Two RNAs folded together computationally: RNase P RNA and transfer RNA, 468 nucleotides in total. Model confidence (mean pLDDT): 75 of 100. Rfam match: Bacterial RNase P class A. Rfam describes the family as follows. Ribonuclease P (RNase P) is a ubiquitous endoribonuclease, found in archaea, bacteria and eukarya as well as chloroplasts and mitochondria. By type it is a ribozyme.
[in-house]
RNA sequence: GGAGUAGAACAGGUGGCCGCUGUCCUGCCCAUACCGGCAGGAUGGAGGAAAGUCCGGGCUCCGAAGGACAGGGUGCUGGGUAACUCCCAGUCCUGGCGACAGGAAGGAAAGUGCCACAGAAAGUAUACCGCCAUGUCAGAUAGACAAUAUCCGGCAAGGUAAGGGUGAAAUGGUGAGGUAAGAGCUCACCAGUCUCUCCGGCGACGGAGAGAGCUAGGUAAACCCCACCCGGAGCAAGGCCAAAUAGGGGAACGUUCGAGGGCGGUCCGUCCAAGUUCCCGGGUAGGCUGCUUGAGCCCGUCGGUAACGGCGGGCCCAGAUGAAUGGUCACCGGCCCGACGGUGGGCAACCCCUUCGGGACACAGAACCCGGCUUAUGAUCUGCUCCGGCA
RNA sequence: GCCCCCGUAGCUCAGGUGGAUAGAGCACCAGAUUCCUAAUCUGGGUGUCGUGCGUUCGAGUCGCGCCGGGGGCACCA
Numbered sequence: 001g002g003a004g005u006a007g008a009a010c011a012g013g014u015g016g017c018c019g020c021u022g023u024c025c026u027g028c029c030c031a032u033a034c035c036g037g038c039a040g041g042a043u044g045g046a047g048g049a050a051a052g053u054c055c056g057g058g059c060u061c062c063g064a065a066g067g068a069c070a071g072g073g074u075g076c077u078g079g080g081u082a083a084c085u086c087c088c089a090g091u092c093c094u095g096g097c098g099a100c101a102g103g104a105a106g107g108a109a110a111g112u113g114c115c116a117c118a119g120a121a122a123g124u125a126u127a128c129c130g131c132c133a134u135g136u137c138a139g140a141u142a143g144a145c146a147a148u149a150u151c152c153g154g155c156a157a158g159g160u161a162a163g164g165g166u167g168a169a170a171u172g173g174u175g176a177g178g179u180a181a182g183a184g185c186u187c188a189c190c191a192g193u194c195u196c197u198c199c200g201g202c203g204a205c206g207g208a209g210a211g212a213g214c215u216a217g218g219u220a221a222a223c224c225c226c227a228c229c230c231g232g233a234g235c236a237a238g239g240c241c242a243a244a245u246a247g248g249g250g251a252a253c254g255u256u257c258g259a260g261g262g263c264g265g266u267c268c269g270u271c272c273a274a275g276u277u278c279c280c281g282g283g284u285a286g287g288c289u290g291c292u293u294g295a296g297c298c299c300g301u302c303g304g305u306a307a308c309g310g311c312g313g314g315c316c317c318a319g320a321u322g323a324a325u326g327g328u329c330a331c332c333g334g335c336c337c338g339a340c341g342g343u344g345g346g347c348a349a350c351c352c353c354u355u356c357g358g359g360a361c362a363c364a365g366a367a368c369c370c371g372g373c374u375u376a377u378g379a380u381c382u383g384c385u386c387c388g389g390c391a
Numbered sequence: 392g393c394c395c396c397c398g399u400a401g402c403u404c405a406g407g408u409g410g411a412u413a414g415a416g417c418a419c420c421a422g423a424u425u426c427c428u429a430a431u432c433u434g435g436g437u438g439u440c441g442u443g444c445g446u447u448c449g450a451g452u453c454g455c456g457c458c459g460g461g462g463g464c465a466c467c468a
Base pairs, nucleotide, nucleotide: 001387002386003385004384005383006382007381008380010378012332013331014330015329016328017327018326020045021044022043023042024041025040026039027038028037029036047363051374052373054372055371056370057369058368059234060233061232062231066268067267068266069265071230072229073228074227075226076090077089078088079087080086091105092103093102094101095100106225107224111223112222113219114218115217128164129163130160131159132158134156135155136154137153139151140150141149142148172190173189174188175187176186177185191215192214193212194211195210196209197208198207199206200205238289239288240287241286248280249279250278251277252276253275260272261271262270282467283466284465296315297314298313299312300311301310302309303308333361335359336358337357338356339355341353342352344351345350392464393463394462395461396460397459398458401417402416403415404414410448419435420434421433422432423431441457442456443455444454445453
């Protein structure tokens, strides 16, 4: 210098002018009012993602929610947390030369399904070519042209899984023995699996040793099994007030043989029951509350590898609803590009400083509130890794 | 704000539980017919299955994340 990797913090600043909005204070008006209006002043006013609405909670209502089933979710270990599919630390596997990154990572010896094409066979195994012995038929050669032997070929019923070939995947690999030919059939070594023992670790797991020929695959982001978790809806929840209308028409079900409702996917259970549900049509679309003090933020200290937790001190930091948080001008700031200059630095590549000109300063806007994840996005700093150049 | 659904050819749609060249109709293109056009006949698929990553031997189909589009939700009687 280049390439890469992990993390941290920030989200330009100041001033003038013109606005928007919440709260508080003062004055004036209305009817003497803490309600309302107007004017003035003080003070607060978006984010790291406010986004997607993908998870988890708080809060609220529905039976303070019981049991069973269905359904859904999670799935290595230990910890953190209000909780999580999140976070931290580790294990194993995979990728990378490496820093490091990623992993829905339980079970395929509970059962079922699937594995296209190709191939003999894709799963209670089986046999296309090949190899091998047996029987039989025909031929050739040797022979005394007899028996018989050898060779080649066909057929029959078998053995075999070495070799060939197929496939993403074919029953472990190499060598030796063995055999008619072969085969973990047997043995040695290697790879893996399982069982036992010892050691280290809370544990996932790791290391060492012994034993068993144990070696018939994959797929659970296929059904499923196992373990654990989950009731439903959402601030348009919910509560209060106000306003207005035709409590109109139609359909279905039903009145103790009970529809339907409280009651939520179903049932149990329990309570109430004569009306209930849907469609068409009608009316009002206003205000208050919930509404912002909270698993809150900052600093210090202690415990912990860390996530995080304890203690002490300080702070109050948006509450809009036709939806505020803005616009404009000036100066400064860092960044990028170009140019001049430097008796600046360095061995060099190159870097630094002054001046001038130009450029860009992103993604994006709270809507009940938090904790995460994911995605969008500007510029900066720090640690680490690899490669190259020069000394 | 909250809750759902959809995305396959230019358009409208098919593609039970993954299996290879992804189909149908209309439209389109080329040729024939005609003096020319329409109609008719013959031939042709023109597609990154919205997109990226993963699971699998294999993904339009299964899982997750994005992108785009659409719909519903107030109160009273």